[in-house]
RNA sequence: AACAGUUCUCGGGGCGGGGUGAAAUUCCCCACCGGCGGUGACAGGUCGGGGCCAAAAUCUCCAACCUGAAGCCCGCGAGCGCCUUGGUCGAUCAGGCCGAGGGACAGCAGAUCCGGUGCAAUUCCGGAGCCGACGGUCAUAGUCCGGAUGAGAGAGAACGAUG
Numbered sequence: 001a002a003c004a005g006u007u008c009u010c011g012g013g014g015c016g017g018g019g020u021g022a023a024a025u026u027c028c029c030c031a032c033c034g035g036c037g038g039u040g041a042c043a044g045g046u047c048g049g050g051g052c053c054a055a056a057a058u059c060u061c062c063a064a065c066c067u068g069a070a071g072c073c074c075g076c077g078a079g080c081g082c083c084u085u086g087g088u089c090g091a092u093c094a095g096g097c098c099g100a101g102g103g104a105c106a107g108c109a110g111a112u113c114c115g116g117u118g119c120a121a122u123u124c125c126g127g128a129g130c131c132g133a134c135g136g137u138c139a140u141a142g143u144c145c146g147g148a149u150g151a152g153a154g155a156g157a158a159c160g161a162u163g
Stems, first nucleotide, its partner, number of pairs: 005159006016030004031143002033132002035076004042068005048062004071130002080107001081105001082102008112128005134146003
């Protein structure tokens, strides 16, 4: 330095104010939040080259490397659904409950437009919008409680045949 493999660690944020009501962090008004990888013309940093100049700086043009950078662009995870399957209740069926597995199941896979700049932007700048599993609940939940001290996209570290 490259690349099998092994182990360990890490790996999600948010209801504050007011209104109605018997009751709402669930409704209404204002507010608040944004997992992982990719892309990225932006930002910061490091180091160069060209132009200008007597020379250097400023200025200007170009490149390299590092770091960060999209909830709504591409993909992934989780959860729900779907498919397969085990147990249990039920005489049986229907159905209920509790599990296990699957991804060549992707299910309106949840949601973005306008203006500006520019060769180029759904990513930059400005503006206005939109979205958010399932179960529970004195009343309908992205923000409360629960499955969850779980799972996980992945991130990092150590070891590591060999050179």